[in-house]
RNA sequence: GUGGGUGUAGCUCAGUGGAAGAGCGGCGGUCCUACAAACCGCAUGUCGGGGGUUCAAGUCCCUCCACCCGUA
Numbered sequence: 001g002u003g004g005g006u007g008u009a010g011c012u013c014a015g016u017g018g019a020a021g022a023g024c025g026g027c028g029g030u031c032c033u034a035c036a037a038a039c040c041g042c043a044u045g046u047c048g049g050g051g052g053u054u055c056a057a058g059u060c061c062c063u064c065c066a067c068c069c070g071u072a
Stems, first nucleotide, its partner, number of pairs: 001071007010024004018055001026042005048064005
């Protein structure tokens, strides 16, 4: 240079065009002499940036950025 993939919560990842979810972790509470465990509850977010299509975009299209793989 060229082909492909990935980018969503603190971490690991789901997410069919109708608008954001789980597990772990965090915080608060119950219990316990304390802690841990268990149980109950709460908060997670510029969906990598910009633009486009659409009534409506995390999702489709274009472009840029970062990282990974292949190839020369």

Predicted 3D model of a 72-nucleotide RNA (transfer RNA) from Streptomyces sp. H27-H5.
Taxonomically the source falls in Streptomyces (Bacteria, Bacillati, Actinomycetes, Streptomycetaceae).
It matches the Rfam family "tRNA". Rfam links the family to the GO term triplet codon-amino acid adaptor activity.
The RNAcentral record of the sequence draws on ENA.